[in-house]
Predicted 3D model of a 71-nucleotide RNA (transfer RNA) from a Patescibacteria group bacterium. The coordinates come from a structure-prediction model, not an experiment, and the mean pLDDT is 80. The RNAcentral record of the sequence draws on ENA. It matches the Rfam family "tRNA". Rfam's curators write: Transfer RNA (tRNA) molecules are approximately 80 nucleotides in length. Lineage of the source: Bacteria > Bacteria candidate phyla.
RNA sequence: GGGGGUGUCGUUCAGUGGUAGGACUUUGGUCUCCAAAACCAAGAACGGGGGUUCGAUUCCCUCCACCCCUG
Numbered sequence: 001g002g003g004g005g006u007g008u009c010g011u012u013c014a015g016u017g018g019u020a021g022g023a024c025u026u027u028g029g030u031c032u033c034c035a036a037a038a039c040c041a042a043g044a045a046c047g048g049g050g051g052u053u054c055g056a057u058u059c060c061c062u063c064c065a066c067c068c069c070u071g
Base pairs, nucleotide, nucleotide: 001070002069003068004067005066006065007064010024011023012022013021018054026042027041028040029039030038047063048062049061050060051059
């Protein structure tokens, strides 16, 4: 230089055009003499920009970061 893949709460993993979810974690509460466990509730995210569309995490273009293959 060429080709391909990945990017979603703090972490990890779903989500093939129509309300962004699970697990762990965090915070608060119940319970307890205290703590743990259990239970209840809450918080937290679509890498940047542009396009298509009534509507984009999803489709297209481009950039950025990381990974793989190849010269």